RNAcentral holds the full RNA, with entries from SILVA.
Small-subunit ribosomal RNA, 5' domain from Capra hircus, 521 nucleotides, folded computationally.
It matches the Rfam family "Bacterial small subunit ribosomal RNA".

Context: one part of a larger RNA
RNA sequence: GGAUGAACGCUAGCGGCAGGCCUAAUACAUGCAAGUCGAACGGUAAAUGCCCUUUCGGGGGUAUGAGAGUGGCGCACGGGUGCGUAACGCGUAUGCAACCUACCCAAUGCAGUGGGACAGCCCGGAGAAAUUCGGAUUAACCCCGCAUGAGGAGCGGAUAGGGCAUCCUGUCUGUUUCAAAUAUUUAUAGGCGUUGGAUGGGCAUGCGUGCUAUUAGAUAGUUGGCGGGGUAACGGCCCACCAAGUCGACGAUAGCUAGGGGAUCUGAGAGGACGGUCCCCCACACUGGUACUGAGACACGGACCAGACUCCUACGGGAGGCAGCAGUAAGGAAUAUUGGGCAAUGGAGGGAACUCUGACCCAGCCAUGCCGCGUGAAGGAUGAAGGCCCUACGGGUCGUAAACUUCUUUUGUCGGGGAAUAAAGUCGGCUACGCGUAGCCGUUUGCAGGUACCCGAAGAAUAAGCAUCGGCUAACUCCGUGCCAGCAGCCGCGGUAAUACGGAGGAUGCGAGCGUUAUCC
Numbered sequence: 001g002g003a004u005g006a007a008c009g010c011u012a013g014c015g016g017c018a019g020g021c022c023u024a025a026u027a028c029a030u031g032c033a034a035g036u037c038g039a040a041c042g043g044u045a046a047a048u049g050c051c052c053u054u055u056c057g058g059g060g061g062u063a064u065g066a067g068a069g070u071g072g073c074g075c076a077c078g079g080g081u082g083c084g085u086a087a088c089g090c091g092u093a094u095g096c097a098a099c100c101u102a103c104c105c106a107a108u109g110c111a112g113u114g115g116g117a118c119a120g121c122c123c124g125g126a127g128a129a130a131u132u133c134g135g136a137u138u139a140a141c142c143c144c145g146c147a148u149g150a151g152g153a154g155c156g157g158a159u160a161g162g163g164c165a166u167c168c169u170g171u172c173u174g175u176u177u178c179a180a181a182u183a184u185u186u187a188u189a190g191g192c193g194u195u196g197g198a199u200g201g202g203c204a205u206g207c208g209u210g211c212u213a214u215u216a217g218a219u220a221g222u223u224g225g226c227g228g229g230g231u232a233a234c235g236g237c238c239c240a241c242c243a244a245g246u247c248g249a250c251g252a253u254a255g256c257u258a259g260g261g262g263a264u265c266u267g268a269g270a271g272g273a274c275g276g277u278c279c280c281c282c283a284c285a286c287u288g289g290u291a292c293u294g295a296g297a298c299a300c301g302g303a304c305c306a307g308a309c310u311c312c313u314a315c316g317g318g319a320g321g322c323a324g325c326a327g328u329a330a331g332g333a334a335u336a337u338u339g340g341g342c343a344a345u346g347g348a349g350g351g352a353a354c355u356c357u358g359a360c361c362c363a364g365c366c367a368u369g370c371c372g373c374g375u376g377a378a379g380g381a382u383g384a385a386g387g388c389c390c391u392a393c394g395g396g397u398c399g400u401a402a403a404c405u406u407c408u409u410u411u412g413u414c415g416g417g418g419a420a421u422a423a424a425g426u427c428g429g430c431u432a433c434g435c436g437u438a439g440c441c442g443u444u445u446g447c448a449g450g451u452a453c454c455c456g457a458a459g460a461a462u463a464a465g466c467a468u469c470g471g472c473u474a475a476c477u478c479c480g481u482g483c484c485a486g487c488a489g490c491c492g493c494g495g496u497a498a499u500a501c502g503g504a505g506g507a508u509g510c511g512a513g514c515g516u517u518a519u520c521c
Stems, first nucleotide, its partner, number of pairs: 001521004006517005013373006019366002021331001026329003030326003035073003040070002047064007080284003089209008099201002104197007112146005122135005151178012182189003210256003217247003222244004227239003259281004264273003286307005309320004337363001339362003345359001346357004376407004386398005413457005421448001425444001427442007465510005470491003476505005486493002
């Protein structure tokens, strides 16, 4: 000098863009953050309309249909944090003749016939509650048989190619085995098998990726084999048996530290430092463990067990997990609103309308940073008054600075106008053809926001500070003080003329900031 997720002191007019718990992965009140589908299913309260009936209280039927339930898809995404991890975790480059992939796309072939249960509803019971038990009955795209088998899979035979060790790929054939679901507005949406693709993942390997030798030996599932189990898949991943290996000064093992990268800061570069915001990957979700469901989890707002903590209790027993968005307490030098909206972008469900979405888009707070603008411009010398200084009837300086004259109006105030971000989709109409798609016209949809922006009005009006002035280092005099009070980054100032302390005048530097502190180069 540059830089910062900064803090502190003094000061402070505005806008744009960005950023904002670095500490306690501490504990959390409250609200919200993942639902959706009636075009899968049984059914349906209140209310209203209509019909029937009536002892005038009402009762019955029907249509619409909340909430709850079964079922499907989603909840494995999105969002947060950096505890752990020196590791195939990450980066880069390869491999899988050792693998999986819901939804999506393409191709191809199918959907025949039976049966069953459990919620809900109803009845009854237990409990303070959370919740739960028994009985009866019931639907489905719920569950289970049988059939069919283009085909797939397993086992066997024949045969042809190929390669990269194990081997791989075809063709024919025998045998065993494996499917399906319907809905309605009748045209769509779905269902099942197989093949290929796309996307996303899994696994393996080469190389790279901290400090300490004041850590030198480490290792028994350890290293390898044979056989099995398990997995989507290879593998001591797991198990039985056999062998005695395996790693290590090219640093094993141990200890300490740490999420990695793209990047960022600095530097001429080499290098050094760093990994906040944004993007990719990893890990974690009160602590530890476990699996279930599922295409996918060993699952932040799922389950179970154990533990610590907090809460409720009728003392028998229960409930909870903000490292989601706000917010609270605590810690700390220190870090924001319990805001608005789904209008846009994106996501989930749905045929759609639409619903949900603290993702996201916006607004609020903070000079935390960067950038931009302003605090006026031109003229104006009896160089006014006043302050300060001096060699003091005088001169110097603040200083064209002020006054004064003319001009402008950014900004602010007031008045008026006023966006883009919206195109799709819906609905209505029209056109085309390959008859459910495409195109055209109209209609409807804006949180931000009456904001940005534009026009007009009056008026210099609403707007400057901070640090320094001995040398390094740009900028000097006077007064006070008298080794005191104090300054100080280093050298050093102060003991009676201090350009170094305190004040004043003046000057210098930067400027809505300026200094100090901390850290990196």
Taxonomically the source falls in Capra (Eukaryota, Bilateria, Deuterostomia, Artiodactyla).